[in-house]
RNA sequence: AUACAUAUUUGGCAAACCUGCCGAAAGGCAGCGACGCAAAGCUAUGGUGUCUAACCGGGUGGCUUCUCACCCAUAUGAUCGACCGGCCGCGACU
Numbered sequence: 001a002u003a004c005a006u007a008u009u010u011g012g013c014a015a016a017c018c019u020g021c022c023g024a025a026a027g028g029c030a031g032c033g034a035c036g037c038a039a040a041g042c043u044a045u046g047g048u049g050u051c052u053a054a055c056c057g058g059g060u061g062g063c064u065u066c067u068c069a070c071c072c073a074u075a076u077g078a079u080c081g082a083c084c085g086g087c088c089g090c091g092a093c094u
Base pairs, nucleotide, nucleotide: 003094012037013036018031019030020029021028022027035081041087042086043085046084047083048082049079050078051077057072058071059070060069061068
């Protein structure tokens, strides 16, 4: 320097619940809190999947020509703690 099984000290991250804020929602941020994590670091403009459906579009109904309610479809929204990949990194056996 490269590859890499298992385990792990110091240390690191922080699921759910609850509170506040943002958002139409999914969800995000902060606090609290630890279910877990050896990449639970970055990348969602690498790919696949999943969640949501505001706008646009279509349909039905009401009303009567103006909007409203509901339904369908849709990502341009979200998720890297869904998986694979990419980038970068810590400790340590061999």
This is a predicted structure of a 94-nucleotide RNA (c-di-GMP-I riboswitch aptamer).
Its mean pLDDT, the model's own confidence on a scale to 100, is 80.
The model forms 100% of the base pairs in the Rfam consensus.